[in-house]
């Protein structure tokens, strides 16, 4: 210097808006939010390269259901390009399980769990 048993830490965000009602952050209407690794021709940093950053709807996994086997959401359309379901324009859509006036956002299981970052690591190779 790598590896590496194994320790620690972290690890999910959003309605004090209007309507109808006896009652609704559940219905209507508007608002408003997007874990975790890939992937990156586009834009951003940089004098340029290296390198960082960039997907809720692409591929993986996690979470949730199930006694297993297994189940499990959602994008077009123009535009640049050799070349894009990532990049620009614009218009969609989707969101476990209980509860309760029907819930992505309210409670609640859950001071849990966990994809996975990050730090360190042994009379160890």
């Nucleotide at each position: 210097g790598a590896a590496a048993a194994u320790u620690u830490u972290c690890a999910g965000g959003g309605g004090u808006g209007g309507g109808u009602g006896a009652a609704a952050g559940u219905c209507c209407c508007c608002a408003u939010c997007g874990g975790a690794g890939g992937u990156a021709g586009u834009a951003g940093g940089u004098a340029g390269a290296a390198c960082c950053u960039u997907a809720g709807u692409c591929c993986u996994c996690g979470a949730g259901c199930g006694u297993a086997a297994g189940c499990c959401g959602a994008u077009c359309u123009g535009g640049u390009u050799a070349g894009a379901u990532u990049c620009c324009a614009g218009a969609a859509c989707c969101g476990a399980c209980g509860g309760u006036a029907a819930a992505g956002u309210c409670c609640g299981g859950a001071u849990g769990a966990a994809a996975g970052a990050a730090a360190g690591g042994a009379g160890u190779u």